[in-house]
């Protein structure tokens, strides 16, 4: 130094990298230049990069391109995961009936802050990027700290959509 097993800690724009880009070598070539090699172009090794913040988890199964904006945009491509969809459970709402409430049922939306669409109105919050001043590294690039603003999905309330019974309880 590496395999392998135990434990114990880390997570959701999360974790990981072979493509891709880039950097080093005192390493290799029968290629490039009229020759030459400290060059150029490939090989190989050995590194680097590869998603800024809002926001989001009832249980059980499935499933895979699973929200919203910001950026001087590789935040590209990939594998994997995930709070997303879907069914079913279990919980909550709402439905103009009838003065109130309780129960069934069906329809629709949710998830312990637990109804939706629709239409106009009204709105609050960000990191990163940048700029300075630093540390680490031969280097690509890593990372602290200080300062600067800017978001959308949010929320809000209005107006619109939108069942049937039970005769149990209470005036």
């Nucleotide at each position: 130094a590496g395999a392998u097993c135990c434990a114990c800690a880390u997570a959701a724009g999360c974790g990981c990298c072979a493509g891709c880009a880039c950097u080093g070598u005192g390493g290799c070539u029968g290629c490039c230049c009229g020759a030459c090699a400290u060059g150029g172009a490939g090989c190989a090794c050995a590194g680097u990069g590869g998603a800024c913040g809002a926001g989001g988890u009832g249980g059980a199964g499935g499933u895979u391109u699973a929200u919203c904006g910001a950026a001087c945009a590789u935040u590209c491509g990939g594998c994997g995961g995930a709070u997303g969809c879907c069914u079913c459970c279990c919980g909550g709402u709402a439905g103009c009936a009838u003065a109130g409430g309780a129960u069934c049922a069906c329809u629709a939306c949710c998830g312990a802050c637990a109804a939706a669409c629709g239409c106009a109105g009204g709105g609050a919050c960000a990191a990163a990027a940048c700029a300075g001043c630093g540390g680490g590294g031969u280097a690509a690039c890593c990372u602290g700290c200080u300062g600067c603003a800017c978001a959308a999905u949010a929320c809000c309330g209005g107006c619109g959509u939108a069942u049937g019974a039970u005769a149990c309880c209470u005036a």